Predicted 3D model of a 73-nucleotide RNA (transfer RNA) from a Candidatus Pacearchaeota archaeon.

RNA sequence: GUCCUCAUAGUUCAGUUGGUAGAACGCCUGACUGUUAAUCAGGAAGUCGGAGGUUCGAGUCCUCCUGAGGACG
Numbered sequence: 001g002u003c004c005u006c007a008u009a010g011u012u013c014a015g016u017u018g019g020u021a022g023a024a025c026g027c028c029u030g031a032c033u034g035u036u037a038a039u040c041a042g043g044a045a046g047u048c049g050g051a052g053g054u055u056c057g058a059g060u061c062c063u064c065c066u067g068a069g070g071a072c073g
Stems, first nucleotide, its partner, number of pairs: 001072007010025004019056001027043005049065005
């Protein structure tokens, strides 16, 4: 230098053919208990890496950029 894969909640990851983003763990509150833990119920938390474009509508499609990993030279 060229090409490929990845970037979504605090963490690990889902997200179908474009249709208003979810799970587990963690965290907070309550119930239970002599107390903690466990268990049960509820809750908070995301400009989907950044900027444009296409579209009635983009996490998803297109372009460029950034970061991580890899292949070739």
It matches the Rfam family "tRNA". It is annotated as a transfer RNA. Its mean pLDDT, the model's own confidence on a scale to 100, is 81. RNAcentral holds the sequence, with entries from ENA.